[in-house]
RNA sequence: CCAGGGGACCGGGCGACCGCGGCUGUCGCAAGACGGGCGAGGAAAGUCCGGGCUCCACGGAACGACGGUGCCGGGUAACGCCCGGCGGACCUGCGGCUUCGGCCAAGGGUUCAGGGACAGUGCCACAGAAAGCAAACCGCCGGUCUUCGGACCGGUAAGGGCGAAAGGGUGCGGCAAGAGCGCACCGCGCGGCUGGCAACAGGCGCGGCAUGGUAAACCCCACCGGGUGCAAGACCGAAUAGGGGCGUCACAUGAGGCUGUUCCGCCUCGACGCCCGGGUUGGUUGCUUGAGCGGCGAAGCAAUUCGUCGCCUAGAGGAAUGGUCGCCCAGGCAUCGCGCCGGUAACGGUGAGGUGCUGGACAGAACCCGGCUUACAGGUCCCCUGGCAUU
RNA sequence: GGGCGCUUAGCUCAGCGGGAGAGCACUGCCUUCACACGGCAGGGGUCGCUGGUUCAAUCCCAGCAGCGCCCACCA
Numbered sequence: 001c002c003a004g005g006g007g008a009c010c011g012g013g014c015g016a017c018c019g020c021g022g023c024u025g026u027c028g029c030a031a032g033a034c035g036g037g038c039g040a041g042g043a044a045a046g047u048c049c050g051g052g053c054u055c056c057a058c059g060g061a062a063c064g065a066c067g068g069u070g071c072c073g074g075g076u077a078a079c080g081c082c083c084g085g086c087g088g089a090c091c092u093g094c095g096g097c098u099u100c101g102g103c104c105a106a107g108g109g110u111u112c113a114g115g116g117a118c119a120g121u122g123c124c125a126c127a128g129a130a131a132g133c134a135a136a137c138c139g140c141c142g143g144u145c146u147u148c149g150g151a152c153c154g155g156u157a158a159g160g161g162c163g164a165a166a167g168g169g170u171g172c173g174g175c176a177a178g179a180g181c182g183c184a185c186c187g188c189g190c191g192g193c194u195g196g197c198a199a200c201a202g203g204c205g206c207g208g209c210a211u212g213g214u215a216a217a218c219c220c221c222a223c224c225g226g227g228u229g230c231a232a233g234a235c236c237g238a239a240u241a242g243g244g245g246c247g248u249c250a251c252a253u254g255a256g257g258c259u260g261u262u263c264c265g266c267c268u269c270g271a272c273g274c275c276c277g278g279g280u281u282g283g284u285u286g287c288u289u290g291a292g293c294g295g296c297g298a299a300g301c302a303a304u305u306c307g308u309c310g311c312c313u314a315g316a317g318g319a320a321u322g323g324u325c326g327c328c329c330a331g332g333c334a335u336c337g338c339g340c341c342g343g344u345a346a347c348g349g350u351g352a353g354g355u356g357c358u359g360g361a362c363a364g365a366a367c368c369c370g371g372c373u374u375a376c377a378g379g380u381c382c383c384c385u386g387g388c389a390u391u
Numbered sequence: 392g393g394g395c396g397c398u399u400a401g402c403u404c405a406g407c408g409g410g411a412g413a414g415c416a417c418u419g420c421c422u423u424c425a426c427a428c429g430g431c432a433g434g435g436g437u438c439g440c441u442g443g444u445u446c447a448a449u450c451c452c453a454g455c456a457g458c459g460c461c462c463a464c465c466a
Base pairs, nucleotide, nucleotide: 001387002386003385004384005383006382007381008380009379010378012328013327014326015325016324017323018322020039021038023036024035025034026033027032041362045373046372048371049370050369051368052367053229055227056226066225067224068223069222070221071085072084073083074082075081086114087112088111089110090109091108092107095104096103097102115220116219120218121217122214123213124212137160138159139156140155141154142153143152144151145150168186169185170184171183172182173181187209188207189206190205191204193202194201195200233285234284235283236282243276244275245274246273247272248271249270254269255268256267257266258265278465279464280463292311293310294309295308296307297306298305299304329360331358332357333356334355335354336353338351339350340349341348342347392462393461394460395459396458397457398456401415402414403413404412409446417433418432419431420430421429439455440454441453442452443451
């Protein structure tokens, strides 16, 4: 310098003019005029998780149903998020063994929704002899029979074939042929030991292997979860038919009305919830100082936490934050010569320039916050890996 | 702003993880003088897109895209 990967950050700047939305000052009776100050994001998005806050429901506890989460430890207000570790899968392969087919394997990279498949159930299509209480189609071996083509019986899971998957892998021995039948290494299971908070790792002994896959199938285990969503909720005002239906509770010795009181008489019926119907499309509040942001220091591998100093940063209604011009800054394209390197040359590579044209993405707060996911032209810095050149 | 649902042939919709289907529509043939009706046969699919789980995905899970529904206050 180039290529790839990871992380953090920025995501145009300055000036002039014309505008937009709140707040506020002065003048003005008012309409308004003139000023001042503030005015989007890293995702404001998707609404996928977790909270604050709000109202509704609820006596407490346990169990159950439903939904969610799922290695271990830590962080956090909390999380399905983050950090660190462990383990698996795939790729690579320092090195060792080898019968040269392969086997073992330190380390590195990528990735993982990563509890349980000896609690139980289900499923494993097609193909294939056989698919989960295993299995004999071809082949191999033994026996009997034979018309010499083969047939039958038995053994065999080493070989062929089918399949995603065929009941440990490789090698040696062994055998009629074979087979954990025996042995070595690796894997697996059980027991105890050592290290670690733990997940787990290491090595020892025993067992010849029984126990295939699937839980983003039902399920089991552990843990978590009441519902709602600022169009929540509170207050004020305006208008309308406080009408109709259904349900639950209540009920007449009651309540209200019919002229002020009494008696008599007559008439009507309450509360709550839901639905239909009717009216309004107003104002105030919730509303933005908060698990806030920045600098420095300390603890910690880190996420993060603590201390201290400083700062205040939209709170509007379908809802503003923009446009034009000039100069500049990256970047791109074209063109012009110049320097250096290679080459006889044509030419190729490379570097710093001049001129012209172009040129800055994704997007748009609506109660607030922590995450995740998705979109994003271009640029800056740091780290890692590989290659080339030079010292 | 918030809550919820759907996406399979041209249209309307089915579809216990293993063959992609039905009705209408379309095409050809038969029938008719001709058309309709009817009969026979046939064509047509990125199961919205991307990734994952699984031997195997329209179906299970996640993300994205598109479409649709609901909501306020008063008496």

The prediction has a mean pLDDT of 76. Predicted 3D model of RNase P RNA and transfer RNA as a complex of 466 nucleotides.